[in-house]
RNA sequence: CACGUUCAAGUAGCGCCGGAACUCAUCGUCGAGGAGAUGAGUUGACGAGGUGGAGGCCGAUCGAAACGUUCGGCGGAUGGUCUCCCGGCUGGCACGGUCGAAACGAUCAGAACAAAACCGGCAGGCGACUGCCGGGACAAAGGCUGGUCGAUGUGCGUUU
Numbered sequence: 001c002a003c004g005u006u007c008a009a010g011u012a013g014c015g016c017c018g019g020a021a022c023u024c025a026u027c028g029u030c031g032a033g034g035a036g037a038u039g040a041g042u043u044g045a046c047g048a049g050g051u052g053g054a055g056g057c058c059g060a061u062c063g064a065a066a067c068g069u070u071c072g073g074c075g076g077a078u079g080g081u082c083u084c085c086c087g088g089c090u091g092g093c094a095c096g097g098u099c100g101a102a103a104c105g106a107u108c109a110g111a112a113c114a115a116a117a118c119c120g121g122c123a124g125g126c127g128a129c130u131g132c133c134g135g136g137a138c139a140a141a142g143g144c145u146g147g148u149c150g151a152u153g154u155g156c157g158u159u160u
Base pairs, nucleotide, nucleotide: 014075015074016073017072019071020043021042022041023040024039025038026037027036029034046063047062048061052085053084054083055082056081057080058079086100087099088098089097090096092156093155094154095153104150105149106148107147108146109145110144118135119134120133121132122131123130124129
């Protein structure tokens, strides 16, 4: 480096860490507190929603907590948009339009739905901190339900 086998993990609001913050040890500094260097570590986003296929571009929805780092940065990503293909609707076909299998849009109203946080406990670590269990309240977007408004075209064919 290539191939094979086995095991484990992960498969997306997700992963990572050269900044930063924090911890420990050593060194050395200071009257002291403390600052510094080196090494080893820790932290670094809480859930909800979200994918027809391919490609290009952009560089991604929603709220919760907190107001201190959920800071800063990198990668990825189901986000947005354009093209093509496939598919639904537009009563059959083509074009056009619109949407994506829950397969028209906008708007108003309504109902349902979260985890962290917080409290208590257990386990691991010198520590920063980490994992787990129990208790436990509260969202928004989207979707759903109801109302209103808008759109539902052109051509051809068939039947009456």
Molecule: glmS glucosamine-6-phosphate activated ribozyme aptamer
Organism: Thermomicrobiaceae bacterium